The RNA shown here (c-di-GMP-I riboswitch aptamer) has 94 nucleotides. Its Rfam family is "c-di-GMP-I riboswitch aptamer". From the family's description: GEMM was predicted in a large-scale screen for bacterial structured RNA regulatory elements. The prediction has a mean pLDDT of 85. It was read from a public genome assembly, where an Rfam model found it. The model forms 100% of the base pairs in the Rfam consensus.
C1' cells in the first nucleotide's frame, strides 16, 4: 500500500419494547433495553421502501362567497439496522 474476517482481546453501535421531547405522519433527540452488527461509522448520489402536512384533481353536503367531509395523487419529509455507490476508520491474521 492493497485485498480480507478464523479464533481473539481493546473497545464500540443498538432492534423490539417502554419513559420523554419535538413533528401532521413517516420519523428522530435524549434515558431504559438488547435483537443482533466487522463499517449497524458519515453522506440521499443511483434504485428501492415509509409518510402525505401545505398543494392539485374529483366527490359529497352546503348553496354561489366560498367552506367542511372524503377519496385519488404528489417529497419539498424521512429510512444509512433495504440494496449499490462516494468518504473515512479500529483490532487481527495474511
Nucleotide at each position: 500500500a492493497u485485498a480480507u474476517g478464523a479464533a481473539a482481546a481493546a473497545g464500540g453501535u443498538a432492534a423490539a419494547c417502554c419513559c420523554u421531547a419535538c413533528g401532521a405522519a413517516a420519523g428522530u433527540c435524549g434515558g431504559g433495553g438488547g435483537c443482533a452488527c466487522a463499517a449497524a461509522g458519515c453522506c440521499a448520489c443511483g434504485g428501492g421502501c415509509c409518510u402525505a402536512a401545505u398543494g392539485u384533481u374529483u366527490u359529497a353536503u352546503u348553496c354561489c362567497a366560498u367552506a367542511u367531509a372524503a377519496a385519488a395523487c404528489g417529497a419539498u419529509g424521512g429510512c444509512a439496522g433495504c440494496c449499490g455507490g462516494g468518504c473515512c476508520g479500529c483490532c487481527g491474521g495474511g